[in-house]
RNA sequence: CCCGAUAAGGGCAAACCCAUCGCAAGGUGGGGGCGCAAAGCCUCGGGACCAGGAAUGUGGUCGGCCGGGCUGCCGGAG
Numbered sequence: 001c002c003c004g005a006u007a008a009g010g011g012c013a014a015a016c017c018c019a020u021c022g023c024a025a026g027g028u029g030g031g032g033g034c035g036c037a038a039a040g041c042c043u044c045g046g047g048a049c050c051a052g053g054a055a056u057g058u059g060g061u062c063g064g065c066c067g068g069g070c071u072g073c074c075g076g077a078g
Stems, first nucleotide, its partner, number of pairs: 002078001003075002011036002016031006034064001040070003044067003047062005
């Protein structure tokens, strides 16, 4: 630098419930854990979803859909 252990210290937190914001997708907080070696950060590309719309376009959502970029704990085997 790759790599990812029945390691150590930990971290995040699905569905669902409550509250709240939003037309909605969905977001935030609390509870709760399906899981995650980047489930940390970034819409750059693809994709899906929402709104509106005759359509091309437009705006928004998803980072736990995939790819990519940046950063990071530990260090057994290779």
Predicted 3D model of a 78-nucleotide RNA (c-di-GMP-I-GGC riboswitch aptamer) from a bacterium.
The prediction has a mean pLDDT of 86.
It was read from a public genome assembly, where an Rfam model found it.